This is a predicted complex of two RNAs, RNase P RNA and transfer RNA, with 475 nucleotides together.
RNA sequence: CCAGGCGGCUGGACGGCCGCGCUUCGUGGCAACACGGGGUGAGGAAAGUCCGGGCUCCACGGGAAGACGGUGCCGGGUAACGCCCGGCGGAGGGGCGGCCGCAGGGCCAAGCCUUCAGGGACAGUGCCACAGAGAACAGACCGCCGGCCCGGCGCAAGCCUGGCCGGCAAGGGUGAAACGGUGCGGCAAGAGCGCACCGCGGCCUUGGCAACAAGGCCGGCACGGCAAACCCCACCGGGAGCAAGACCAUAUAGGGGCGGACGAGGCGCAGGCCUCAGCUUUUUCCCGAAGCCCGCCCGGGUCGGUCGCGCGAGGCGUGGUGCGAACCACGUCCCAGAGGAAUGGCCGUCCAUUCCCCGCAAGGGGAGGGACAGAACCCGGCUUACAGGCCGCCUGGUGCC
RNA sequence: UGGGGCGUAGCCAAGCGGUAAGGCAGGGGACUUUGAAUCCUCCAUCCCAGGUUCGAAUCCUGGCGCCCCAACCA
Repeated sequence: CCAGGCGGCUGGACGGCCGCGCUUCGUGGCAACACGGGGUGAGGAAAGUCCGGGCUCCACGGGAAGACGGUGCCGGGUAACGCCCGGCGGAGGGGCGGCCGCAGGGCCAAGCCUUCAGGGACAGUGCCACAGAGAACAGACCGCCGGCCCGGCGCAAGCCUGGCCGGCAAGGGUGAAACGGUGCGGCAAGAGCGCACCGCGGCCUUGGCAACAAGGCCGGCACGGCAAACCCCACCGGGAGCAAGACCAUAUAGGGGCGGACGAGGCGCAGGCCUCAGCUUUUUCCCGAAGCCCGCCCGGGUCGGUCGCGCGAGGCGUGGUGCGAACCACGUCCCAGAGGAAUGGCCGUCCAUUCCCCGCAAGGGGAGGGACAGAACCCGGCUUACAGGCCGCCUGGUGCC
Repeated sequence: UGGGGCGUAGCCAAGCGGUAAGGCAGGGGACUUUGAAUCCUCCAUCCCAGGUUCGAAUCCUGGCGCCCCAACCA
């Protein structure tokens, strides 16, 4: 310098003219409003509405059980999370290096990069199609080996074809998966049958908050896969959503139907009050507390205003703590909020970029076009869309010193 | 703006882990002198992408498209 991967940041700039929304001030006007001036006016995703909260209502508080839903290695961050950070473990890549073998080759494997919805498969149930001999207390098709028999060849030793009985699971073959792997020994042939290494299981020690790791001893292998199958374990979760909800105003027939509840006793002349029971308080039950009506449908009326509504888990800068996510302190700033809902258009200069022409080149001229997208109660995340530009790290190639 | 549901051939529609039934329509063939009817046969990126699994229309995640419902008073 080029190419690729990963991560982070950014998301055209300035000026002029005309226009739009909100707000404020001034002048005029009884008022509606008009004119003029000032301030302010989209995003990193405003999107999907996938998680977590704030806020509001269901009047409320505590406990238990069940159902349903969600999350799932460990530790930390956070208001909280299914988010983020750090670590652990698995898988894949690539391989420093080591071991075995005469060799072709085989095995182990550090740092590094990528990726993982990553509890439990000795609690139980279920599934594993087709193929294949056998698919989970498995199995023998081809094959290997032993014995016996018939036949053939041969002087003989023996060899070959076939049958029967038995041993084996190394090799072949099927499959996504075949009941430890590799090597040596051993054996009639074989086999954890024996041994070494690796894997697996149990116990102990050491290190670590932990997940887990390392080492030692024992076991000859007894543990297939699937829980984004039911399930088990641990933890979390009440419901609805700003069309929540509050207030004012206008108008109507303060109407009708169905269903549930409308109980008992006492005091008082009466309005009413008290006790018990019942019902409701959005799964059920218990305790407390509150209330005395609630639900659905038909019919009727309005198509208005104000609040909620933006000072907030807020932005920026500096310093500090921490590997980091983040946190703390100080300083500074106020930053859309309106109603179906404004945030735009034209021109000029520049920036980046594409094409064409001139030129050896530097450069000059002309034309086009500027990604995805558009607040609607708010915030923290995730996901998805995105032209171009900038920065950092890693890998490979090439050139120079 | 908020909430709920759906997506399988041109249309309707079954299948919910083992390789996609059926009906209508359409193409081809048979029968017939011809047509209809009848019979045979053909026609699928299971909305798209990724994942779990030996295996996905089906299970999970993300996206796309379509449909439905929601004002207040009394």

Background: The coordinates come from a structure-prediction model, not an experiment, and the mean pLDDT is 76.